[in-house]
RNA sequence: GCUUAAUACAUGCAAGUCGAACGGUAACAGGUUCUUCGGAAUGCUGACGAGCGGCGGACGGGUGAGUAAUGCGCAGGAAUUUGCCCAGCAGUGGGGGAUAGCCCGGAGAAAUUCGGAUUAAUACCGCAUAUACCCUACGGGGGAAAGAGGGCCUCUCCUUGGAAGCUCUUGCUGUUGGAUGAGCCUGCGUCGGAUUAGCUAGUUGGUAGGGUAAAGGCCUACCAAGGCGACGAUCCGUAGCUGGUCUGAGAGGAUGAUCAGCCACACUGGAACUGAGACACGGUCCAGACUCCUACGGGAGGCAGCAGUGGGGAAUAUUGGACAAUGGGGGCAACCCUGAUCCAGCCAUGCCGCGUGUGUGAAGAAGGCCUUAGGGUUGUAAAGCACUUUCAGCAGGGAGGAAAAGUUAACGGUUAAUACCCGUUAGCCCUGACGUUACCUGCAGAAGAAGCACCGGCAAACUCCGUGCCAGCAGCCGCGGUAAUACGGAGGGUGCAAGCGUUAAUCGGAAUUACUGGGCGUAAAGCGCGCGUAGGCGGCUUGAUAAGCUGGAUGUGAAAGCCCUGGGCUCAACCUGGGAACUGCAUUCAGAACUGUCUCGCUAGAGUAUGGUAGAGGGUAGUGGAAUUUCCUGUGUAGCGGUGAAAUGCGUAGAUAUAGGAAGGAACACCAGUGGCGAAGGCGGCUACCUGGACCAAUACUGACGCUGAGGUGCGAAAGCGUGGGGAGCAAACAGGAUUAGAUACCCUGGUAGUCCACGCCCUAAACGAUGAGAACUAGCCGUUGGGGGUAUUUAAACCCUUCGUGGCGCAGCUAACGCGAUAAGUUCUCCGCCUGGGGAGUACGGCCGCAAGGUUAAAACUCAAAGGAAUUGACGGGGGCCCGCACAAGCGGUGGAGCAUGUGGUUUAAUUCGAUGCAACGCGAAGAACCUUACCUGCCCUUGACAUCCUCGGAACUUGUCAGAGAUGACUUGGUGCCUUCGGGAACCGAGAGACAGGUGCUGCAUGGCUGUCGUCAGCUCGUGUCGUGAGAUGUUGGGUUAAGUCCCGUAACGAGCGCAACCCUUGUCCUUAGUUGCCAUCAGUUCGGCUGGGCACUCUAAGGAGACUGCCGGUGACAAACCGGAGGAAGGUGGGGACGACGUCAAGUCAUCAUGGCCCUUAUGGGCAGGGCUACACACGUGCUACAAUGGUCGGUACAGAGGGUUGCGAAGCGGCGACGUGGAGCCAAUCCCAGAAAACCGAUCUUAGUCCGGAUUGAAGUCUGCAACUCGACUUCAUGAAGUUGGAUUCGCUAGUAAUCGUAUAUCAGCAAUGAUACGGUGAAUACGUUCCCGGGCCUUGUACACACCGCCCGUCACACCAUGGGAGUUGGUUGUACCAGAAGUCGGUAGUCUAACCUUCGGGAGGGCGCCGCCCACGGUAUGGUCAAUGACUGGGGUGAAGUCGUAACAAGGUAGCCGUAGGGGAACCUGCGGCUGGAUCACCUCCUUA
Repeated sequence: GCUUAAUACAUGCAAGUCGAACGGUAACAGGUUCUUCGGAAUGCUGACGAGCGGCGGACGGGUGAGUAAUGCGCAGGAAUUUGCCCAGCAGUGGGGGAUAGCCCGGAGAAAUUCGGAUUAAUACCGCAUAUACCCUACGGGGGAAAGAGGGCCUCUCCUUGGAAGCUCUUGCUGUUGGAUGAGCCUGCGUCGGAUUAGCUAGUUGGUAGGGUAAAGGCCUACCAAGGCGACGAUCCGUAGCUGGUCUGAGAGGAUGAUCAGCCACACUGGAACUGAGACACGGUCCAGACUCCUACGGGAGGCAGCAGUGGGGAAUAUUGGACAAUGGGGGCAACCCUGAUCCAGCCAUGCCGCGUGUGUGAAGAAGGCCUUAGGGUUGUAAAGCACUUUCAGCAGGGAGGAAAAGUUAACGGUUAAUACCCGUUAGCCCUGACGUUACCUGCAGAAGAAGCACCGGCAAACUCCGUGCCAGCAGCCGCGGUAAUACGGAGGGUGCAAGCGUUAAUCGGAAUUACUGGGCGUAAAGCGCGCGUAGGCGGCUUGAUAAGCUGGAUGUGAAAGCCCUGGGCUCAACCUGGGAACUGCAUUCAGAACUGUCUCGCUAGAGUAUGGUAGAGGGUAGUGGAAUUUCCUGUGUAGCGGUGAAAUGCGUAGAUAUAGGAAGGAACACCAGUGGCGAAGGCGGCUACCUGGACCAAUACUGACGCUGAGGUGCGAAAGCGUGGGGAGCAAACAGGAUUAGAUACCCUGGUAGUCCACGCCCUAAACGAUGAGAACUAGCCGUUGGGGGUAUUUAAACCCUUCGUGGCGCAGCUAACGCGAUAAGUUCUCCGCCUGGGGAGUACGGCCGCAAGGUUAAAACUCAAAGGAAUUGACGGGGGCCCGCACAAGCGGUGGAGCAUGUGGUUUAAUUCGAUGCAACGCGAAGAACCUUACCUGCCCUUGACAUCCUCGGAACUUGUCAGAGAUGACUUGGUGCCUUCGGGAACCGAGAGACAGGUGCUGCAUGGCUGUCGUCAGCUCGUGUCGUGAGAUGUUGGGUUAAGUCCCGUAACGAGCGCAACCCUUGUCCUUAGUUGCCAUCAGUUCGGCUGGGCACUCUAAGGAGACUGCCGGUGACAAACCGGAGGAAGGUGGGGACGACGUCAAGUCAUCAUGGCCCUUAUGGGCAGGGCUACACACGUGCUACAAUGGUCGGUACAGAGGGUUGCGAAGCGGCGACGUGGAGCCAAUCCCAGAAAACCGAUCUUAGUCCGGAUUGAAGUCUGCAACUCGACUUCAUGAAGUUGGAUUCGCUAGUAAUCGUAUAUCAGCAAUGAUACGGUGAAUACGUUCCCGGGCCUUGUACACACCGCCCGUCACACCAUGGGAGUUGGUUGUACCAGAAGUCGGUAGUCUAACCUUCGGGAGGGCGCCGCCCACGGUAUGGUCAAUGACUGGGGUGAAGUCGUAACAAGGUAGCCGUAGGGGAACCUGCGGCUGGAUCACCUCCUUA
C1' cells in the first nucleotide's frame, strides 16, 4: 500500500446494551408442587426471544465530491447552550388516564397492516410544594420530580416473615458554579484570470414585531437610499485547509499520502422529526436515476466502514485471528458488543541490519579473450590444503507483553450495626489472538543463497569480431556511408548491490522572475512628448505624541515531526524521557534617535516682484522680389527636348531661343553656422498685432508651496479620410517610349489623386541620443551662441573670471566589447514605464476607439536548438589606396578559314583496353600499337599453375627427327649418362603428385606511401621571450623611404630567430697558370701541297686550377641613411646572360595501370597459354601542329660557313650498279684520329612576271625499294603520272622585350622498320617596340563593408505545386453551465381553519381548554415554457501559419548586393517587390566646411 470511476456492488461482518425501570416467559438449563406415575402445573431460580422503557446509534471508522469562504490558520470577543462528569444548595409529597406486548378476529404473495378485549412502568398527564429559577406593568404571575437494589429488625403494627421505619448504594427533580464539548461574532492571512469593471433590492441602515440556545435582515411590515469596488468588487477557472512533507546555504519553490487538528459529504436533490447534541454514513419522509423481489395489486435497497467482486487504469493487498492488551457503548457488576484496535497474511514499495564464506594457495593449470606470436589478461581467481557455521534446516529449552476482576484474611471508612458497600495490604485462583514468539543450547555440512546498469565527452571504466547512413543507438553534443572504444555479440573493466536500471513528477543547479539577488545605447527591454488625479517619496528646526520602530515581561503558538541531549530493543531503522525551537500573534511596561501625525519657527528647494537680453517659439492679418509655368504681342527660323545610346513628346498652324506685358499658385537663394528657439512633433523673406517659455544681474517678498506620476487628459512628421476652395511646380496610380531572356522596375516623355488653404477626423514613424523624469557628488583641456563682471586711459579689439546652453578630446570609474566619460552609459537617492530563448505574432479571438484605412490592448496550439550582440582571423566585393607581371598598351609573328598529321569528345563496334577533363586534360601517360607490346574482343586450351618457397617420388640437364593441329599442344622417336663426396649422400636442372600457396593492368588515389602538377621563383609563412587585450587574438610582419625581393635603411613595445629571397652549385662571356694527343701551325725545314712530315706548343682549342664585379671610385638627388640617377675604368656594371634550386600551405588536384601498400573481391578463373581481330572505325565537334596560298618567292646551276650529338646485334668510307629509294662493297673506327655528314637559309648567275600559275601539293593510278616470320586490315621511302582545297582567313584568341621574336637547317632518344609534321637538344641569319598604368587578367601589401567561414561556384527571399500537422473563420448542429420572466408544486416546518374526531385538565356537566386528522395559505426540491449569456465538441467550405536532402518562377536582402538599405503610410504588381511622401544611418566611396588630438 486505488493518486484513476464521489463508478456499480453479490456475500459476511462493522452498534448495541440494560431483568438493579416494566408487563412478562417464546427458546435453554435447574428446581419445586401435584400425580392415576403416562404426565401435568408452577417464572420459583439461572437466565431471556419479542415488546414497553432508558442510555447509546451526533462517538469511533471512511472519503475529499463540493467549498476561494457559511471553510481553514493565528489572535481575540460576547449575546449563548452543554447529556454523561465534579462541587454546592434544595427537593424527591399525593393522584390519574392510557398503551404496546399477550389473547381473539380480519386484509395481504410479501413488506406490512386493521379492528376488538385486557395490562405494567424510571412511559404519559394533572395537583401540591419550591426562600432557588424565569417573566413582570413591580401589583403579581409561571414553573419539578421516579423510583430501583442490598442490609437490619433497636423503636411502631401484624409477627415464619412482612409493612412502616432505619441505613447504605444508585437513580430522579429544581437550581448555582466548574470542567468538557458545541454554536455565534471580529481582525489579519489564505490560488490564477482585467481578453471578468462595475456589482447589489432584503440590497445597506433605522424603528417595531417575530424567530433562535444565542447577537444579527435571520424573517416580516414601515421609513431612509444606502452598501461593495482599481488596496481588484462582481464573474470565470481551479482547489478541502493546517501542523507538516520534499527540496534549498538561506530566502524561497513545490506539495498536503501515512500520523494529528478542523471542515465538508454519505446514491442525487429537498425536508424536517427525535434528541443535550443531527437536519443524522449502517434513522424517517418526499422527488429522481439505477438495481432487485412480485401472485402485477405492491414492495425492498444504498460498502466514500472491514474484507471482497465487476469496471476503469501504468498501478495498489486477505471475503484471516482475537477482544489477550489500549480505548469506546451499555450495565451496580459479572459480562455482552466493538472489521475501533491489537495481531497475522500478501507486495524488495521505502528505511535499517545480516548472509551468500575465511585463511592459505604460482605449475601463474585448463578454458576464454587479445597479441607485435615473444607474450599479456581473466588471476590467488579456480583447483588443492586448513578452518568457521551467522542466516536457512532439524531437535530441545524458553522470557516479556498481565494489570485488573474474582475469592480468602486483616485493617480503615460508612452505619445503630461485627451486615451491605467503598478503600488499603497480604495470600490463593484465573485470563495471551500473536505463537512452532523474542531469546538460548545442541546437530550436520561450504554446504541452500548474486544480480543489474554502464564503459565517445559530460562521467569512473577498452579491446576484438559482426554490420556498412542498413540494422540500430541517443539525456545533450552526436555515432553508423568497409578498419565504429558510440550499433549487436564477446572478453575485460567500472559503479551500485538484494537490488539495479528505465519512465513519470518536484525542488536544486537557474542570479533563466533577481525580497535576499537581474536588467533596459547596440543582445529582449525607456511609453512619441507634455500637463496632471490617486498613490509613492520628500529641506533645516522647537516641543508634543507614540502609529511605525527598539527592548523587557505575560499569554498563546496542540501533540507528533525537524534539531540537541539521555534511555530501550545485541547495532541500526524504530520507540521513548527531557530540552531547544516554532522566526508568529495578542496584551502590557518602558524608550524616543529615525519615519509618521500635530505644533513653534527658518530659508539653502520651489515660486513671486523689479530691470535687462537673445531667439526660424506659437497664432492672425498684410506685404515683397527672384524663379518655374501659362497667356498676349514683337523679333526670328528649323529644329527643340531627352539619354549610356535612343525613342515617345513639342515644332513650318512658326516651337526652342530672345524682348516687353499680363495672370496665377507654391516656396523663400545669399545671410546659414556640430548657430538659435521649442516638451516633443517641429520652426527660416519682410512688417504689424496678440501670445508662451528661457536666460542674466541685483535686491525684496512667500515660507516646503516640492519631485515623480497608474488611470485620465492635451499636443503629436508624413501618408490617408470627409466637406468646401485652390491648383504654378512636383508627382503615387495610369499611358507611352526605351532597357531586358522577361522588366508589372531602375532611365525618358506625359500625367491624376495628393502636395496648398479652411474646418473636422486619423494617432502612427529608424516619433532616435535607438539613452524616461528630477536631485546631488566626482580630474582636466580646447571651441562656440546668449547674459554679466573685471584688466589697461576709454571706444574697437584682445585677455581673464562667471553663468545658462551647445560641441570635441580625455583622467578615474563603468561596460561583454564597441564605447560613455560633469549634456555619463561613473557614484548615489526618489518615482514611473518596460524585458524574460527564436519562430508562430504584434497575429487570432474578445473589448475599446475610428467614416474607412486601421489603431490600441493582446494570447495559444504547434515548431526549432538555436536566434542575437560586440569584437577577432580569414575569404569575398560590379569598395578604396599603393605596387608588380608580355597583364594591357606599343610592336613582330601566329591561331580561328584550306589540305594533311596528331590527340580528344561523340557516335559506331564483338572489342574499338585503361587513365588524364577549366587555367593546371586534349603531338598528355605513349622516348615509337603490323605480330609482340596489349591490359580489350572472338575462338581453342591449362589448373599447385608462366613465376617464388617447402615436402615426396623418379630422372642428369639437354637433344635429333616424323606426324596431327591455326597455334598453344599432343603422339611417337634419336642421341646423352655430367659435377662434388668423408660413399651415407649433396648442389643445380627436368618430370610427376598432395597441399600450404602462387597469380590478378580486378575495386577503392575519398584508406595510403612515394612521385608529380598548380597558385608561383609569387614574397611571403612562422616561432621564442616580452608587451597589450577578459578572450579569440594583436604587436613583431604595421608606418616613411627603397628594392627583383619581409632587399636594405630609418622610425617604432618590441628584441631576436627560423623556413623562404639573395649567395654558395653548373654553364656561358675576359684574362692568367699548368698540360700538349687524336687538337693547333706563328716562326724554321721538307713536301705528293693535304699540318702531309720533321719540329714546336706561341696561338686556337681541349680541361683542371686561379683572377675578375664589390655600387669598389667620382658627381648629383636623398634624412648626414638605405638607395637611385649619371659617369669613369673595364671583356663584363649594378641579381652580366642562362640553368638547377620551388617556403608555410591550397586544390579529399593527378597517379592502386611505373613501383610499394591496408582493406575488399576472383581462385578449373577476374589467373595462365595460343591464333586471329581490335586499340588505325567515321555523319560530326574541339585542341595542338605541319604545308601553303607565293616574286623578301618558285625552279635550275655554281660557291661558302656551324655547333652539338650518335656508332660493334653498330656507324659503315672510297669504288661500282640503279633516274631514285636502294643494292653491292667492305677500308677505317670501341672514336678531339674513322663513319653518320652533302649543313640549310646565305651568296653568285639563269629563268618564271602575278596566273589557281614553273605557286600549292592533297588525292588517286601504276611500278618499285627497304625492314621484318609476316606490310590485307595497318609501315616508311622512291620513280612516273594525276594535280584537290587554298589568292593571307569573322567574332575571337596565342607567343615574344635581344642574340629574344621571326626564319634556316643539324643531331639524338625510343626504334627491326615506322606513321616524327611530335619531343628534346644544337648552332646559322637576325629584327621591331615599350608613351605609359586609365582599362582587361593574375598576384602582393594596407584599409573598409559583410547576414560569407564547404568562405561569392557563398548566403538567401517570396509566390506556385505536393505531403503532413496544429490553429482561426464558418450556414449551423449537439451537449454542459448559468441569468431573467413565468407556470407548476411532492414531502415538510410555520400560520389559518366548528369540515371532522377527541383518554388525562377545568366544568355551572351544556361544554370548554388543548390536541389529532382533513382543508387552505406562505416558502420550496424535482419538473416545464420562453428568452439571453457563456464554455466545450463537431461542421461543407475557407484563411493564413509551421514542417518536409535534391520540384517550378524569378533574384528582393547580405559588398556601394550591382537602383544604398530600413521605418511609417498610400497606391500598384505572378512573386519576391516597385513607386510616391516624410523620416533614420543601423549607408560604401570621394570631396568640402567646422571642431578636436598630436613634445

A computed fold for a 1495-nucleotide RNA from an uncultured prokaryote, annotated as small-subunit ribosomal RNA. The coordinates come from a structure-prediction model, not an experiment, and the mean pLDDT is 84.